[in-house]
RNA sequence: GCCCGGGUAGCUCAACUGGUGGAGCAGUCGCCUUGUAAGCGACAGGCUGCGGGUUCGAGUCCCGCCCCGGGCU
Numbered sequence: 001g002c003c004c005g006g007g008u009a010g011c012u013c014a015a016c017u018g019g020u021g022g023a024g025c026a027g028u029c030g031c032c033u034u035g036u037a038a039g040c041g042a043c044a045g046g047c048u049g050c051g052g053g054u055u056c057g058a059g060u061c062c063c064g065c066c067c068c069g070g071g072c073u
Base pairs, nucleotide, nucleotide: 001072002071003070004069005068006067007066010025011024012023013022019056027043028042029041030040031039049065050064051063052062053061
């Protein structure tokens, strides 16, 4: 330098062919318990890596760039 995969909640990952961004764990509160853990319920938590474009509408499609992993030379 070229090719492929990835970047979404604190962490690990979903989100179908473009149409309301969710789950588990972690956090907070409550229930349960003699108490703690476990279990159960609720709540909170997001500029979807950055900047543009297309579209009525973009996490998703297009362009450029950054970062991580792998491959080729």
A computed fold for a 73-nucleotide RNA from a Solirubrobacterales bacterium, annotated as transfer RNA. Rfam family: tRNA. The same sequence occurs in records of 2 taxa. The coordinates come from a structure-prediction model, not an experiment, and the mean pLDDT is 80. The RNAcentral record of the sequence draws on ENA and MGnify.